Context: one part of a larger RNA
RNA sequence: CUGGGCGUAAAGAGCACGUAGGUGGUCUAGUAAGUUAGAAGUGAAAGCCCGGGGCUCAACCUCGGAAUUGCUUUUAAAACUGUUAGACUAGAGUAUAGUAGGGGAUGGUGGAAUUCCUAGUGUAGAGGUGGAAUUCUUAGAUAUUAGGAGGAACACCGGUGGCGAAGGCGGCCAUCUGGGCUAUUACUGACACUGAGGUGCUAAAGCGUGGGGAGCAAACAGGAUUAGAUACCCUGGUAGUCCACGCCGUAAACGAUGAGUGCUAGAUAUCGGGGCAAUUAGGCUUCGGUUUCGCAGCUAACGCAUUAAGCACUCCGCCUGGGGAGUACGGUCGCAAGAUUAAAACUC
Numbered sequence: 001c002u003g004g005g006c007g008u009a010a011a012g013a014g015c016a017c018g019u020a021g022g023u024g025g026u027c028u029a030g031u032a033a034g035u036u037a038g039a040a041g042u043g044a045a046a047g048c049c050c051g052g053g054g055c056u057c058a059a060c061c062u063c064g065g066a067a068u069u070g071c072u073u074u075u076a077a078a079a080c081u082g083u084u085a086g087a088c089u090a091g092a093g094u095a096u097a098g099u100a101g102g103g104g105a106u107g108g109u110g111g112a113a114u115u116c117c118u119a120g121u122g123u124a125g126a127g128g129u130g131g132a133a134u135u136c137u138u139a140g141a142u143a144u145u146a147g148g149a150g151g152a153a154c155a156c157c158g159g160u161g162g163c164g165a166a167g168g169c170g171g172c173c174a175u176c177u178g179g180g181c182u183a184u185u186a187c188u189g190a191c192a193c194u195g196a197g198g199u200g201c202u203a204a205a206g207c208g209u210g211g212g213g214a215g216c217a218a219a220c221a222g223g224a225u226u227a228g229a230u231a232c233c234c235u236g237g238u239a240g241u242c243c244a245c246g247c248c249g250u251a252a253a254c255g256a257u258g259a260g261u262g263c264u265a266g267a268u269a270u271c272g273g274g275g276c277a278a279u280u281a282g283g284c285u286u287c288g289g290u291u292u293c294g295c296a297g298c299u300a301a302c303g304c305a306u307u308a309a310g311c312a313c314u315c316c317g318c319c320u321g322g323g324g325a326g327u328a329c330g331g332u333c334g335c336a337a338g339a340u341u342a343a344a345a346c347u348c
Stems, first nucleotide, its partner, number of pairs: 003320004007302002012316001014201004021194003025088007033081002035077008049065006091191001092188003095184005103177007110154001115149007125136002162169002206247006215241002220236004258315006266293002269290008297304002321348003330341004
């Protein structure tokens, strides 16, 4: 390389959009590039292979054949692929009427709680722990009442419930805005799928500038524990956590399961629609999601099982013994941290 694979053994890119490319529904007619069949030319000789012959045999030599799976020209065929023309509606999209939702952005607003400040009541403790101590407190703490300030997060509802491509999204209200689902089937008429490069989005942490800072809390300090304790426990506490703008571009970014299409027993729960029945404890049916079981089948087993890891097709990504190593060097990107691309020697 041909292969064989990618839930857990190595292997699905974090996710999407999309360029080139690859692939692509039904019918009719043409064409003849691919395709199929025939013919001609060519495909040097030697060698290889087969059958003869000659050296006493063999190696060796020699004759004939086959082969040379290819290329060119030409004649024909028209099923399939391509292509040209025309048509269709089952894919895809548009329109109309509904509909569920923590989908996104911006602005406002609410109550509980923590902390702090002021004032009142009040007096000796309070905190904290396995037990203590550091700590706070007669300059009046803790507790309690009233008022105020400020920041962050939204109890109950809340749910293997919902929405989103993923990351993710949860008090309430308004404005702007994306996507989905259902029904009518009215319209367009293959407009589709995937997607190397590319572009965009991307938790937390981190970085830059300017704000903000209640609680929590890396670092740090102290108290304990301990043989030690650079920890676990406790008292403090700075970055950070929050906001705006700009970077970073990574995660066990997980369903450890790429996207799309079709096919292949059922049962169950639940969410959003439609239709039909309506003795009403609640059915039958049909789309679209989300669970739990389970047949065939698959799997090394575990398990998966119409939301497949089953049966097939299309396209992309990735793997090829362990360590060295996701490292070095070089390139690209970044303010940096670093990210990305990515070896070898050596060794088992």